RNA sequence: GCAGGCGGCUGGGCGAUCGCUGCCGGGGAGCCGCAAGGCUCACCGGGAGAGGAAAGUCCGAACUCCGCAGGGCAGUGUGCCGGAUAACGUCCGGGACCGGAGCGUCAAGGCUCCGGGACGGCAAGUGCCACAGAGACGAUACCGCCGCAGCGGCAACGUUGCGGUAAGGGUGAAAAGGUGCGGUAAGAGCGCACCGCUCCUGGCUGCAAAGCCGGAGGCAUGGUAAACCCCACACGGAGCAAGACCAAAUAGGCAGGGAGUCUGCUGGCGCAAGCCACCAGACGCGUGCCGGCCCGGCGCGCCAGAACCUGCGGGUAGGUCGCUGGAGCGCGCGCAGCAAUGCGCCGCCUAGAGGAAUGAUCGUCCUCGACAGAAUUCGGCUUACAGGCCGCCUGCCACU
Numbered sequence: 001g002c003a004g005g006c007g008g009c010u011g012g013g014c015g016a017u018c019g020c021u022g023c024c025g026g027g028g029a030g031c032c033g034c035a036a037g038g039c040u041c042a043c044c045g046g047g048a049g050a051g052g053a054a055a056g057u058c059c060g061a062a063c064u065c066c067g068c069a070g071g072g073c074a075g076u077g078u079g080c081c082g083g084a085u086a087a088c089g090u091c092c093g094g095g096a097c098c099g100g101a102g103c104g105u106c107a108a109g110g111c112u113c114c115g116g117g118a119c120g121g122c123a124a125g126u127g128c129c130a131c132a133g134a135g136a137c138g139a140u141a142c143c144g145c146c147g148c149a150g151c152g153g154c155a156a157c158g159u160u161g162c163g164g165u166a167a168g169g170g171u172g173a174a175a176a177g178g179u180g181c182g183g184u185a186a187g188a189g190c191g192c193a194c195c196g197c198u199c200c201u202g203g204c205u206g207c208a209a210a211g212c213c214g215g216a217g218g219c220a221u222g223g224u225a226a227a228c229c230c231c232a233c234a235c236g237g238a239g240c241a242a243g244a245c246c247a248a249a250u251a252g253g254c255a256g257g258g259a260g261u262c263u264g265c266u267g268g269c270g271c272a273a274g275c276c277a278c279c280a281g282a283c284g285c286g287u288g289c290c291g292g293c294c295c296g297g298c299g300c301g302c303c304a305g306a307a308c309c310u311g312c313g314g315g316u317a318g319g320u321c322g323c324u325g326g327a328g329c330g331c332g333c334g335c336a337g338c339a340a341u342g343c344g345c346c347g348c349c350u351a352g353a354g355g356a357a358u359g360a361u362c363g364u365c366c367u368c369g370a371c372a373g374a375a376u377u378c379g380g381c382u383u384a385c386a387g388g389c390c391g392c393c394u395g396c397c398a399c400u
Base pairs, nucleotide, nucleotide: 001396002395003394004393005392006391007390008389009388010387012365013364014363015362016361017360018359020049021048023046024045025044026043028041029040030039031038032037051371055382056381058380059379060378061377062376063239064238065237066236070295071294072293073292075235076234077233078232079231080094081093082092083091084090095119097116098115099114100113101112102111103110120230121229125228126227127224128223129222142169143168144165145164146163147162148161149160150159151158152157177195178194179193180192181191182190196219197217198216199215200214202213203212204211205210243321244320245319246318253312254311255310256309257308260283261282262281263280264279266277267276268275269274284302285301286300287299288298289297328348329347330346332345333344334343335342336341
């Protein structure tokens, strides 16, 4: 310098004029209201004002509420190993597998770099593998190759039958290991070498997933689990339109359904037996509660109805808060770590609207401007993105 690949930053700049919105401070006018308080307008000063994705709403949480909340089943989610994190289905490092590029081998195996993910289990069981094809798991001979015999033919060859074959071709997503050499009538792990595979409760390295080495063996029941399923681990629900407070108003309305016996204290009535009211207890019944079901727990109700369920109907929709100081930010510094990240020091405060605020004009520079605008907040993932800048890895070329 070229080629391939990976990652990071930026995302028009500067100046002037006018304009928009909030916050803080000053301070004035008007209006509503009993008050609390609120609304509107104008002025002065200070300082601030959309993103790396604000998008998608796919994960996880903070926070809020459901009075407390246990066990099991169902259900949902994740799925190699080790770590990070508040947590995650995210991230970092490593391993196996798949793909791409380059190198390497007679050829295959293999090596390096990059990318990828839904990467536990198919010998626990049950399914499925359509079509095509001869044949798709106790599977095969369509085309072909070889041998013998008969017939035709001068011959090449053709044809029929019998036998051998699974190397070659075809079908397919996939056809019972692969490459090479030998061997054979032709072939085949038939034999050999190198790969692959199985076994050895073999040895070594590693926290581990795994890897390497040695020995024996010609050596196999293929694929599919985002198929049902099995195994391991985890899991309340709903969500800022969550929710809290203030004020106001109406009808604490109507209808239907709706679960008990005994005992005792006190009081009242009664000549007495007993009856009534209130309270308490025992057992039982009804019912609500953190999603479905069961068990348990807690609450409420039941000796007459006020628990609870269902339906109809009525009032309010006003104001304040939640609302921005955070698992916060920094091309900051140091330490630990391969890294993700953690710890310490220093510095900083950067939107809080409420139908929704940052726009217009002029001048100038240039890389000539992409995708695109907060609505409780944060950590991720996915998708979109013109141009510019920077760094890293691998290979090749040239120079030193």

Notes
This is a predicted structure of a 400-nucleotide RNA (Bacterial RNase P class A) from an Acidobacteriota bacterium. The sequence was found by an Rfam model in a public genome assembly.